[in-house]
RNA sequence: AAGGCAGGGCGUUUCCGUCGCGGCCGCAAGGCUGAGGAAAGUCCGGACAGGACAGAGCACCCCGCUGCGGAAAUCGCAGGUGGGAGUAAUCUUUCGACAGCCGUAACAGAAAAUGACCGCUGGGAACAGCAAGGGUGAAAACGCGAGGUAAGAGCUCACGACGGCGUGCAGCGAUGUACGGCGGGUACGGCACCGGGGCCUGCAAGACCAAAUAUACUGACAGAUGAGGACUGCUCGUCCGAUGUCAGGGGGUAGGUUGCGAAGAUAAAUGGCGGAUUAAAACAGAAACCGGCUUAUGGCUCAGCCUUUUAC
Numbered sequence: 001a002a003g004g005c006a007g008g009g010c011g012u013u014u015c016c017g018u019c020g021c022g023g024c025c026g027c028a029a030g031g032c033u034g035a036g037g038a039a040a041g042u043c044c045g046g047a048c049a050g051g052a053c054a055g056a057g058c059a060c061c062c063c064g065c066u067g068c069g070g071a072a073a074u075c076g077c078a079g080g081u082g083g084g085a086g087u088a089a090u091c092u093u094u095c096g097a098c099a100g101c102c103g104u105a106a107c108a109g110a111a112a113a114u115g116a117c118c119g120c121u122g123g124g125a126a127c128a129g130c131a132a133g134g135g136u137g138a139a140a141a142c143g144c145g146a147g148g149u150a151a152g153a154g155c156u157c158a159c160g161a162c163g164g165c166g167u168g169c170a171g172c173g174a175u176g177u178a179c180g181g182c183g184g185g186u187a188c189g190g191c192a193c194c195g196g197g198g199c200c201u202g203c204a205a206g207a208c209c210a211a212a213u214a215u216a217c218u219g220a221c222a223g224a225u226g227a228g229g230a231c232u233g234c235u236c237g238u239c240c241g242a243u244g245u246c247a248g249g250g251g252g253u254a255g256g257u258u259g260c261g262a263a264g265a266u267a268a269a270u271g272g273c274g275g276a277u278u279a280a281a282a283c284a285g286a287a288a289c290c291g292g293c294u295u296a297u298g299g300c301u302c303a304g305c306c307u308u309u310u311a312c
Stems, first nucleotide, its partner, number of pairs: 001308005007302004014276006021034005036283001040294002043292004048202004060198005065079005080095001082093004096193001100191005117134002119130004142160002145157003161186001162183002165180006206258004215250001217248006228240004
C1' cells in the first nucleotide's frame, strides 16, 4: 500500500430569527418542557393487577456442556468439546443420559442394517462358506499391517482413530493429558428415559367517585264504596280494570379521577420557513412500565487483528 476479519461510539450537527402544535404553571402577559437507537417485530423474561387455587400427582409445554453475572430470560461475558468453512485473523454448528422401541423415503444397487450380484474357496453337481477385491449410492458395516484360514473375516494380535472405565497430574469446573484396562452396529434422527422449570388473563389489567332513564329491596299513603288508564284543553260520558304516588336505597351505565412517569393524552402534539456553519441525507414516530433478543439503517468516528507485496 492492497485485500480481509472482528468490535465500540455518534447518528437531520450546532446556533440565530420567525410562525405554529401537545402538556404543566400563571388572573394575565408569559414561562418551562416535548421521540428512538431501534420508539419496530411482539419473540422471551419480569414487575404490577385481576381471576382460579386444601395438598399431591398425571397429562401438556419449555429448557438441557462448564464457570461467573443477573430478579429472571430462547439473556450477557468468558471458557470447554466434536464437526464444517477459510492460507490466516476469524466464522459457523453440536452438547443430559442412552437400557428399550421406531425410522432413515425415492432413484441406483445383490444388499440401507438378520447385506452374497460379480468375485474368492470347497464340491462332480446340488449346494455351502466368505464382507478381502469390483460395481451402485448422499451414505456400504473402524484404518493399516501381521497372524490365521479351504477362502476369508476384530476371528486373534500390534500400532492408530473413536467411545466408556480406573489411577496420577493440570484446571473452581466443563475438560485436557499420561499410563493401564475394556468395547465393535464404533452411522444419523425421533420416541421413550433422566434432571430443572411452567396455573389463566393482560394497563381496554385494575382501583375510586358517580348523573339521566329503568329498577331489586324498604317505608309511608291511597285503592273493587274503583286507585289508575284510553278517547279529551276542561267537565260529563263510554270503555278497560289492580295497582298507583311519594320518600329512602344498592348495583351497573354515560361522565370524571387514578393506575401514569422530568414527553405522555383523546387514536390524534412533538412541526414549517428563512439565515449561518463544510455535507445534514439512512432506518424510522412514544400510547402503562422495566430487562433482553431479533430485524431495518446513508454517513462520520475510535482502537485492534490477519494475509500478500514493497521499502527501511